Molecule: Bacterial RNase P class A
Organism: Novosphingobium sp.
RNA sequence: CCAGGGGGCCGGGCAGCCGCGGGGUUCGUCAGAACCGCGAGGAAAGUCCGGGCUCCACGAAAUAAGGGUGGCGGGUAACGCCCGCCGGACGCAAGUUUAGGGAAAGUGCCACAGAGAGUAGACCGCCGAUGGCUUUCGAGCACAGGUAAGGCUGAAAGGGUGCGGUAAGAGCGCACCGGGGGGCUGGUAACAGUCCUCGCAUGGUAAACCCCACCCGGAGCAAGACCGAAUAGGGGCGGCGCGCUGGUUCGGAGUUGAGAGACUUGGGAUCAGCUGGUGUGUUUCGCACCGAUCGCCCGGGUUGGUCGCUUGAGCCGCGCAGCAAUGCACGGCCUAGAGGAAUGGCUGCCAGUGCGGAUACGGUCUCUCUUGGGAUACCGUCCGUGCUACAGAACCCGGCUUACAGGCCCCCUGGCGAA
Numbered sequence: 001c002c003a004g005g006g007g008g009c010c011g012g013g014c015a016g017c018c019g020c021g022g023g024g025u026u027c028g029u030c031a032g033a034a035c036c037g038c039g040a041g042g043a044a045a046g047u048c049c050g051g052g053c054u055c056c057a058c059g060a061a062a063u064a065a066g067g068g069u070g071g072c073g074g075g076u077a078a079c080g081c082c083c084g085c086c087g088g089a090c091g092c093a094a095g096u097u098u099a100g101g102g103a104a105a106g107u108g109c110c111a112c113a114g115a116g117a118g119u120a121g122a123c124c125g126c127c128g129a130u131g132g133c134u135u136u137c138g139a140g141c142a143c144a145g146g147u148a149a150g151g152c153u154g155a156a157a158g159g160g161u162g163c164g165g166u167a168a169g170a171g172c173g174c175a176c177c178g179g180g181g182g183g184c185u186g187g188u189a190a191c192a193g194u195c196c197u198c199g200c201a202u203g204g205u206a207a208a209c210c211c212c213a214c215c216c217g218g219a220g221c222a223a224g225a226c227c228g229a230a231u232a233g234g235g236g237c238g239g240c241g242c243g244c245u246g247g248u249u250c251g252g253a254g255u256u257g258a259g260a261g262a263c264u265u266g267g268g269a270u271c272a273g274c275u276g277g278u279g280u281g282u283u284u285c286g287c288a289c290c291g292a293u294c295g296c297c298c299g300g301g302u303u304g305g306u307c308g309c310u311u312g313a314g315c316c317g318c319g320c321a322g323c324a325a326u327g328c329a330c331g332g333c334c335u336a337g338a339g340g341a342a343u344g345g346c347u348g349c350c351a352g353u354g355c356g357g358a359u360a361c362g363g364u365c366u367c368u369c370u371u372g373g374g375a376u377a378c379c380g381u382c383c384g385u386g387c388u389a390c391a392g393a394a395c396c397c398g399g400c401u402u403a404c405a406g407g408c409c410c411c412c413u414g415g416c417g418a419a
Base pairs, nucleotide, nucleotide: 001415002414003413004412005411006410007409008408009407010406012350013349014348015347016346017345018344020039021038023036024035025034026033027032041390045401046400048399049398050397051396052395053220054219055218056217058286059285060284061283062282063281066216067215068214069213070212071085072084073083074082075081086100087098088097089096090095101211102210106209107208108205109204110203123151124150125147126146127145131143132141133140134139159177160176161175162174163173164172178200179198180197181196182195183194184193185192186191224307225306226305227304234298235297236296237295238294239293240291243274244273245272246271247270248269249268250267252265253264254263255262256261276290277289278288279287314333315332316331317330319328320327321326351388352387353386354385355384356383357382358381361380362379363378364377366375367374368373369372
């Protein structure tokens, strides 16, 4: 100097005039006035995750359906997030990326091409010793038969390379690599290394269904609470249920009787026991209830105000522990709370940047002539002109993802060159 990789930060500044929202203090009967602070983001976006908070489901346990995550360890309130490490893929590298458990539980799929794509396969090929045919006796033919090393097709052809062996071949044998199994060492672990052993048939695909491990109530600030006001605690239809036994008590009816009473039958209230049912996808236990309820249709009132609403798993600084994420201790700070929705408008200067022009004043590079000039280009300088990115809180927080003109800083990798 060129080309890359990773991380962080800023993204307008100053002044004047006018204007806006909240809070605090003082004054004021009120309306309001004065003064002092504060007033959009790194993503406020997406609404993709996790929570705080609020309400609902009667509670507890188990489980089904449904959903989510998926190497190991750590962090966190938690997560599908973050950090570190391991394995795979890509890259010369710095690094990037990973939907990273299971194909021997089962099912499905692998189109087309090709001979053949899972109890797979012989199209072109190679051999054809022995048996057969021919022969100039060198050999030729190709049948039976053998073969899957070579070629074709394909995303993928059933381990790879090499040597030997064979008629030609084939893990047929051997060496190395790969794979299965086992031991030892290191590591918390994922895993890595090393040694021994086995020729080692049984493809791929789970971001296909599925299996395994772990996790998960629902709805959401338009949640919800209070005050005020008003109405019709409205009407209709349908399903399902209101069981049994015993005690006490109050009546009814009938028969008999002179009456008292006796017998039979049935109703209401209440208590106890058993059982059934409703409240949950299912089951068990507990609790409450017995118009417990379930579903549909028609109709009425309220749409006002206050709160929720900003002090937080908060921010900043420094120290310690840790590879780090992060945690702990100490000190400091308070930084929007609108309610149809506020932070804006104008002017001037500056900064950055794009384009155009000027200049040879300074610097750099190249070319040319010769020792000092010239030309071009670039940077600095000056002038003119335009622009200043993505984008606006609405209960709050931790993440992820997406968008971003321009600029600055740090670290690392490769190449060329110089010292």